[in-house]
RNA sequence: CCCCGUGUAGCUCAGUUGGUAGAGCAUGGCAUUUGCAAUGCCAGGGUGUGGGUUUGAUUCCCACGGGGG
Numbered sequence: 001c002c003c004c005g006u007g008u009a010g011c012u013c014a015g016u017u018g019g020u021a022g023a024g025c026a027u028g029g030c031a032u033u034u035g036c037a038a039u040g041c042c043a044g045g046g047u048g049u050g051g052g053u054u055u056g057a058u059u060c061c062c063a064c065g066g067g068g069g
Base pairs, nucleotide, nucleotide: 003069004068006066010025011024012023013022019055027043028042029041030040031039048064049063050062051061052060
């Protein structure tokens, strides 16, 4: 310098052929227990940044920047 691919919750990952984004683990609370653990229920928390297209973008397009090959 060129090419490919990746980016979603604190971590590991789904997802949507464009229509209000989920799981497991973790965190907090409650129940259960003499207490702890385990278990059950509930809660908080997220689409790399900036533009474009669209009635509507996490999804499609462009640029930038980060990780990887």
Predicted 3D model of a 69-nucleotide RNA (transfer RNA) from Coregonus sp. 'balchen'. RNAcentral holds the sequence, with entries from Rfam. Rfam family: tRNA. Gene Ontology term of the family: triplet codon-amino acid adaptor activity. It is annotated as a transfer RNA. From the family's description: Transfer RNA (tRNA) molecules are approximately 80 nucleotides in length. The organism belongs to Coregonus, within Eukaryota.